[in-house]
The RNA shown here (SAM riboswitch aptamer (S box leader)) has 111 nucleotides and comes from an uncultured Bacteroidota bacterium. It matches the Rfam family "SAM riboswitch aptamer (S box leader)". Gene Ontology term of the family: regulation of gene expression.

């Protein structure tokens, strides 16, 4: 890397290096960005997978589910920023809206 599986329209930034690009790729779009991009370290913060607690079921293993936030991890612009592909809706059109999907992340398991 790789497989299974559950989320992804919620929430959360200052500081110090550093010095140009970044939002996952490829393609359009559309945005952040020398009033400092990436990455890296300090701090503080969302949040609540996962572990702890508590309750209910169960022989058990284990599921539901609540609370917690000291423990493992993640995250902290913009829905995963939007589309790309499939199938419906609504529109004369432009176009819009809806569901699947692929890709990606991120927990938790497994080889």
């Nucleotide at each position: 890397c790789g497989c299974u599986u559950a989320u992804c329209c919620a929430g959360a930034a200052a500081g110090g290096c550093a010095g140009a690009g970044g939002g996952u790729c490829u393609u359009g779009g559309c945005c952040c960005u020398g009033u400092g991009a990436a990455g890296c370290c300090u701090u503080g913060g969302c949040a609540a997978c996962c572990a702890c607690c508590g309750c209910a079921c169960g022989g058990a293993a284990g599921u539901g589910u609540g609370u917690c936030a000291a423990g493992g991890u993640g995250c902290c612009a913009a829905u995963u920023c939007c589309a790309g592909u499939c199938c419906g809706c609504c529109g004369c059109a432009a176009g819009g809206g809806g569901g699947a999907g692929a890709a990606g992340a991120u927990g938790a398991g497994c080889c």